[in-house]
The RNA shown here (ZMP/ZTP riboswitch aptamer (pfl RNA motif)) has 80 nucleotides. The sequence was found by an Rfam model in a public genome assembly. The model forms 92% of the base pairs in the Rfam consensus.
RNA sequence: CCGCGUCCGCGUGACUGGCGAUCACAGGGAGCACCCUGAGGGAGCGCGGACCUCGUGAGCCGUUCGCCUGGGCGCCCAUC
Numbered sequence: 001c002c003g004c005g006u007c008c009g010c011g012u013g014a015c016u017g018g019c020g021a022u023c024a025c026a027g028g029g030a031g032c033a034c035c036c037u038g039a040g041g042g043a044g045c046g047c048g049g050a051c052c053u054c055g056u057g058a059g060c061c062g063u064u065c066g067c068c069u070g071g072g073c074g075c076c077c078a079u080c
Base pairs, nucleotide, nucleotide: 005051006050007049008048009047010046011045012044015041016040017068018067019066020065021064025038026037027036028035029034052055059073060072061071
């Protein structure tokens, strides 16, 4: 100095736990809220495209509901 939005497509993709109810993950194992495999979910990120009001500032995510546990990504500021 520039960029910062929304939507769509493709790719990638962290995290994907325990208990109870239940049709609402399955199988195996364990030192028991963890590990492995498969299916599914999936924010975020990258690329491309479309649009107009031309953009940040915060929260979001894990296959129903409830109670818990532990994480991930992202935003703002500072430092390296």